[in-house]
RNA sequence: CUCCGUUUCAUGGGAGAGUGUCCGUCUGGCACGGACCGCCGAAGGCGCAACGCACCCGCAAACGCUCAGGCAAAAGGACCAUGCAACCGGC
Numbered sequence: 001c002u003c004c005g006u007u008u009c010a011u012g013g014g015a016g017a018g019u020g021u022c023c024g025u026c027u028g029g030c031a032c033g034g035a036c037c038g039c040c041g042a043a044g045g046c047g048c049a050a051c052g053c054a055c056c057c058g059c060a061a062a063c064g065c066u067c068a069g070g071c072a073a074a075a076g077g078a079c080c081a082u083g084c085a086a087c088c089g090g091c
Base pairs, nucleotide, nucleotide: 001089005087006086007085009083010082011081012080013079018037020036021035022034023033024032025031038071039070040069044067045065046064047063051058052057
C1' cells in the first nucleotide's frame, strides 16, 4: 500500500412444512409441560461419489438422513449483497 481470498461484526434480503388432537398448569393465551399422529430442511450434526492412495484411509454439496431444530406471528435461518476491521499477500 492492498487486488483476490479467509474470518468476526453491522445493515438489508432470505424458503419450506399442522395457530394439529387430547390432558394438565396459568387470569387468559398464538404461552409452558406431557402424550399421540402428520409434515419440513436452509442453524448444527451424520452419510456417500468422482478422484487420490500399495492398503488402511482421505474426500463435497443447495444430494441424502432427519438425531437435533422447525411447521400463524415473533425469534431463528444456509446462502447472497454492501460496509468497517483483522489476517493473508506485495513493495
Description:
The RNA shown here (Glycine riboswitch aptamer) has 91 nucleotides and comes from Azovibrio sp. The model forms 90% of the base pairs in the Rfam consensus. It was read from a public genome assembly, where an Rfam model found it. The coordinates come from a structure-prediction model, not an experiment, and the mean pLDDT is 81.